[in-house]
RNA sequence: UAACCAUCUCGAGCGGCUGAGAGAUCUGGAUCGUUGACGCCGCAGCAACCAUCACCAUGUGUGAAAGGUGCUACCGCCAGAACCGAUGGGAG
Numbered sequence: 001u002a003a004c005c006a007u008c009u010c011g012a013g014c015g016g017c018u019g020a021g022a023g024a025u026c027u028g029g030a031u032c033g034u035u036g037a038c039g040c041c042g043c044a045g046c047a048a049c050c051a052u053c054a055c056c057a058u059g060u061g062u063g064a065a066a067g068g069u070g071c072u073a074c075c076g077c078c079a080g081a082a083c084c085g086a087u088g089g090g091a092g
Base pairs, nucleotide, nucleotide: 001092004089005088006087007086008085013043014042015041016040017039021032022031025081026080027079028078029077044072045071046070048069049068050067052064053063054062055061056059076084
């Protein structure tokens, strides 16, 4: 990086910096934001997938822990559109 498979109504925040918009794109809404959002950094946390361990009813299993990724407003914010988006995994 294009595709494939699976999932996306559960869960999880504090501090420092910055300073006006933000949640992928467009449209229409509502929501959050100078009582500092979004973003970056630090620490912390959560537990989706992979890996590890334990159990037994051995399977689309239950649980533990947190190694690899990931994630930590709102149903992917809602609706419509689209070659839709995001995350993980195995290969190329």
A computed fold for a 92-nucleotide RNA from Nesterenkonia ebinurensis, annotated as SAM riboswitch aptamer (S box leader). It was read from a public genome assembly, where an Rfam model found it.